[in-house]
Molecule: Bacterial RNase P class A
Organism: Chloracidobacterium sp.
RNA sequence: GAAGCGUGUUGGGUGAUCGCUUUGACGCAAGUGAAAGAGGAAAGUCCGAACACCAUAGGGCAGCGAGCCGGAUAACGACCGGGAGUUUGAGCAAUCAAACGACGACAAGUGCAACAGAGAAUAAACCAGCCUCGAAAGAGGUGAUGGGUGAAACGGUGAGGUAAGAGCUCACCGGCGUGGCUGGUAACAGUCGCGGCCAGGUAAACUCCUCGCGGUGCAAGGCCAAAUAGGGAAACGUGAUUGAGCUGCUCGCUCAGUGCCGAAGUAAUUCGGCGGCGUUUCCGGGUAGGCCGCUCGAGCCAUGUGGCAACGCAUGGCCUAGAUGAAUGAUCAUCACCCGUGAAAACGGGAACAAGAUUCGGCUUAUAGACGCGCUUCACUU
Numbered sequence: 001g002a003a004g005c006g007u008g009u010u011g012g013g014u015g016a017u018c019g020c021u022u023u024g025a026c027g028c029a030a031g032u033g034a035a036a037g038a039g040g041a042a043a044g045u046c047c048g049a050a051c052a053c054c055a056u057a058g059g060g061c062a063g064c065g066a067g068c069c070g071g072a073u074a075a076c077g078a079c080c081g082g083g084a085g086u087u088u089g090a091g092c093a094a095u096c097a098a099a100c101g102a103c104g105a106c107a108a109g110u111g112c113a114a115c116a117g118a119g120a121a122u123a124a125a126c127c128a129g130c131c132u133c134g135a136a137a138g139a140g141g142u143g144a145u146g147g148g149u150g151a152a153a154c155g156g157u158g159a160g161g162u163a164a165g166a167g168c169u170c171a172c173c174g175g176c177g178u179g180g181c182u183g184g185u186a187a188c189a190g191u192c193g194c195g196g197c198c199a200g201g202u203a204a205a206c207u208c209c210u211c212g213c214g215g216u217g218c219a220a221g222g223c224c225a226a227a228u229a230g231g232g233a234a235a236c237g238u239g240a241u242u243g244a245g246c247u248g249c250u251c252g253c254u255c256a257g258u259g260c261c262g263a264a265g266u267a268a269u270u271c272g273g274c275g276g277c278g279u280u281u282c283c284g285g286g287u288a289g290g291c292c293g294c295u296c297g298a299g300c301c302a303u304g305u306g307g308c309a310a311c312g313c314a315u316g317g318c319c320u321a322g323a324u325g326a327a328u329g330a331u332c333a334u335c336a337c338c339c340g341u342g343a344a345a346a347c348g349g350g351a352a353c354a355a356g357a358u359u360c361g362g363c364u365u366a367u368a369g370a371c372g373c374g375c376u377u378c379a380c381u382u
Base pairs, nucleotide, nucleotide: 001378002377003376004375005374006373007372008371009370010369012335013334014333015332016331017330018329020037021036022035023034025032026031039353043364044363046362047361048360049359050358051217052216053215054214063213064212065211066210067209068082069081070080071079083103085100086099087098088097089096090095104208105207109206110205111202112201126147127146128145129142130141131140132139133138155173156172157171158170159169160168174198175197176195177194178193179192180191181190182189183188221292222291223290224289231283232282233281234280235279236278237277238276241257242256243255244254245253246252259274260273261272262271263270264269299318300317301316302315303314304313305312306311337350338349339348340347341346
């Protein structure tokens, strides 16, 4: 210097014309002129909230989720800092640096481990070896030593002990458990003692422990409310209603009075039937439709300040989409960038991912070109 990969920032500027959405101004109106008008992810809807409605005495089971410590925050599984661990690199070493992440418990219980191997967790004996018996063949003991298998093989060194051996016993070292002390808010680290306890792996195996969790999402939810159809009430008309009781309402049922019609009877009276239809007015529910929720908010910007940081605090300034079959567009000029042609002037072409729908805090995914940083490879120079 080039290429590739990773990561962070940015994501064309200015102007003109014609349109669209919202707001407010003027105008009786037609209309006129003005201001504002997508993103870093508006996306996926994964996590956490605000807000709204429904449900809800309290507790438990089941289910789901979180899981080292501290901080920060409205809250969080996201973020920041730390601890322990793993991997890689550097270094004789002590140690240092970088990267990574479901990082409680396998020493409560249960389970699982292909192939190979004697043996895969109350250990076991394939080869060699050691010891005992035996003339030998061989039998028995051992599991320390060397080998072999496997991803993984049941502490290490030495001494005692023994027929030969073994934490079988002892000393030291290592691990684990446990009790203290020191440092640290803590996780944890260091150190001293005690216990032969030597306990392998696996919980994105069942399980156990601690903590948390009601549901639905702005199509939440609230308000106004037409035509038509249907419900109720009153008045009037017609061919007859009025009152009481039962019932949450309607429907319906029961009782009593009155009226009309029909039948029987000389009559009083008795029996049976009739509560429907039309017009007008009013009331109430729902639908279409409209309005609110809706954008001033855990808001944005600048400066200062506290903190390693996430983030907080103070002061000043700003108002920055709110649509609903759903606006945010199109054309042109010019500048900047990239590619091609060309000696040049110039000409032609290109420019990512993608676009609101209640609102925030995170995460994940997509992203041309430009710029910064890191790593790898290659080339050149010294």